[in-house]
Context: one part of a larger RNA
RNA sequence: GGCACAUAGUGGAUGCCUUGGUGCUAGAAGGCGAUGAAGGACGUGAUAAGCUGCGAUAAGCGUCGGUGAGCUGCAAACAAGCUCUGACCCGACGAUUUCCGAAUGGGGUAACCUGGUAUCAUUAAUAUGAUAUCGUUCCUUGCUGAAUAAAAUAGGCAAGGAUACGCAAUACCCGGUGAAGUGAAACAUCUCAGUAACCGGAGGAAAAGAAAGAGAAAUCGAUUCCGUGAGUAGCGGCGAGCGAAAACGGAGGAGCCCAAACCGGGGGAUUUAUUCCCCGGGGUUGUAGGACCCCGAUAUGGGACCAGAGACGAUAGGCGAAGCAUUUGGAAAGAUGCGACAAAGAGGGUGAAAUCCCCGUAGCCGAAAUCCUCAAUGGCCCUAGGGAGUUCCUGAGUAGCACGGGACACGUGAAACCCCGUGUGAAUCUGCGCAGACCACUGCGUAAGGCUAAAUACUAACUAGCGACCGAUAGUGAACAAGUACCGUGAGGGAAAGGUGAAAAGUACCCCUGUGAGGGGAGUGAAAUAGAACCUGAAACCAUGUGCCU
Numbered sequence: 001g002g003c004a005c006a007u008a009g010u011g012g013a014u015g016c017c018u019u020g021g022u023g024c025u026a027g028a029a030g031g032c033g034a035u036g037a038a039g040g041a042c043g044u045g046a047u048a049a050g051c052u053g054c055g056a057u058a059a060g061c062g063u064c065g066g067u068g069a070g071c072u073g074c075a076a077a078c079a080a081g082c083u084c085u086g087a088c089c090c091g092a093c094g095a096u097u098u099c100c101g102a103a104u105g106g107g108g109u110a111a112c113c114u115g116g117u118a119u120c121a122u123u124a125a126u127a128u129g130a131u132a133u134c135g136u137u138c139c140u141u142g143c144u145g146a147a148u149a150a151a152a153u154a155g156g157c158a159a160g161g162a163u164a165c166g167c168a169a170u171a172c173c174c175g176g177u178g179a180a181g182u183g184a185a186a187c188a189u190c191u192c193a194g195u196a197a198c199c200g201g202a203g204g205a206a207a208a209g210a211a212a213g214a215g216a217a218a219u220c221g222a223u224u225c226c227g228u229g230a231g232u233a234g235c236g237g238c239g240a241g242c243g244a245a246a247a248c249g250g251a252g253g254a255g256c257c258c259a260a261a262c263c264g265g266g267g268g269a270u271u272u273a274u275u276c277c278c279c280g281g282g283g284u285u286g287u288a289g290g291a292c293c294c295c296g297a298u299a300u301g302g303g304a305c306c307a308g309a310g311a312c313g314a315u316a317g318g319c320g321a322a323g324c325a326u327u328u329g330g331a332a333a334g335a336u337g338c339g340a341c342a343a344a345g346a347g348g349g350u351g352a353a354a355u356c357c358c359c360g361u362a363g364c365c366g367a368a369a370u371c372c373u374c375a376a377u378g379g380c381c382c383u384a385g386g387g388a389g390u391u392c393c394u395g396a397g398u399a400g401c402a403c404g405g406g407a408c409a410c411g412u413g414a415a416a417c418c419c420c421g422u423g424u425g426a427a428u429c430u431g432c433g434c435a436g437a438c439c440a441c442u443g444c445g446u447a448a449g450g451c452u453a454a455a456u457a458c459u460a461a462c463u464a465g466c467g468a469c470c471g472a473u474a475g476u477g478a479a480c481a482a483g484u485a486c487c488g489u490g491a492g493g494g495a496a497a498g499g500u501g502a503a504a505a506g507u508a509c510c511c512c513u514g515u516g517a518g519g520g521g522a523g524u525g526a527a528a529u530a531g532a533a534c535c536u537g538a539a540a541c542c543a544u545g546u547g548c549c550u
Stems, first nucleotide, its partner, number of pairs: 001549007009541001015535001016499002020470002022467006029459002031167002039100003042055003050074002061094006070082003105114003115134007135165002137162008172203001173201005183190001187237001213220002224251004234242002255451003258395001262281009286429001288394004292389001293387003301382003305379003310374002313371003317365003323338005339356002341345001347359003400424007410436001431446005486493002506534001509521004
């Protein structure tokens, strides 16, 4: 020096554990905000750095309920206190709620600076302090008022009102603007894709929606979603690819209101017989309907609107069965013996493995206060028929057409239908649109106004539960003071870090010592090679001892 073995150390793998994650199911909810939100800054404790709570009334105040013996959060100890005259804790409703933040009197480098007005306090007076108020936008009304003589308009000011602004899962929805990587084995039409991104808007859903429809059946009968039709018909440098609809089967099911003609009332204008505006009635459709005229009727059915007795439920809770002994052990829930309950043998805890020890579970019960849903009932609203004439009405810069685009599964194509821009520009029911160029015939519908539940989409937060999901290099980045420490001017990036023991019983006392670290006795404990650098404690690595080889 090497090898082997043993014993220590170092180290933190492995095993076991789980406070945390993760995916999903069901229910409920789907918003908060100028009555100042979300999110923060700074404060706030006897002591107080962090977290949590709270706001100068500051780990809290009041009222009403629940609960019932302890309590002053995480978090020990000490001090000082509270509490059956009901504390602490739980729930509901209130009070308070600094400063910043949409932030809104003005400014600003957020949490700061600095004004006006009114009232009050204070001062000898100035100063100072307190309370309230002063943003923009929109609507209404009034005043004023240019370019331009008047009028008008733009603009300005004031009052009253609205409560719009910001945030949130911005996940789902609607609209606007709108790529590229990619694919086409290159690439330009095409594709990716009307996707991503950005902007605007809304709701608990949104959008769509009661045929100027579908499309070939003398058919159907608002919309939406699912299945099928069907990767079909088609579109397509007919390449890559894109890709329907009807019908059928289901989920769900609901239909309505205006404008106009006409009638009545009111107001305005002027050329005084016309016209305009407002209000009320009327009326709402395709087998055309309605107005006007005539006849008849006052009933029936309904509502998506308002209020709401009462009821279910939500937000605290309550009752809730049945086991002992022996034995091993530090400890019994284990083993043995003999029992019990079960609408409860889900689960968790308890010194090992408990239906009967504890919390619970099945089942049953419960609210002063606030809220959701349903709802008797009341109010309010809606709701019919027949006939004749063919006088009137039935949505205009609209439809159509031309040109240019877009969207339709459909790339300009034979390209209809639908939408937009520019230009042009009808008809009025003997009307008009459509049925995939166009024409005829035959059918279908009734545009140019509006509303509408359900079936459908999503899940930040809440409640209950589940998993051939993870178990600390896993699972969230985060089981711990985690979006923390730390890094970066900043946008932003972003960790590591769990486990003594059943219980602190966390080693009184003695010794070595620098009266350090650490250790040896003693003591606790089942165990201290469980001693806080604490469960188990692998390997690399290091050391000591013994043996063998050189």

This is a predicted structure of a 550-nucleotide part of an RNA (large-subunit ribosomal RNA, domain I) from a marine metagenome. Its mean pLDDT, the model's own confidence on a scale to 100, is 81.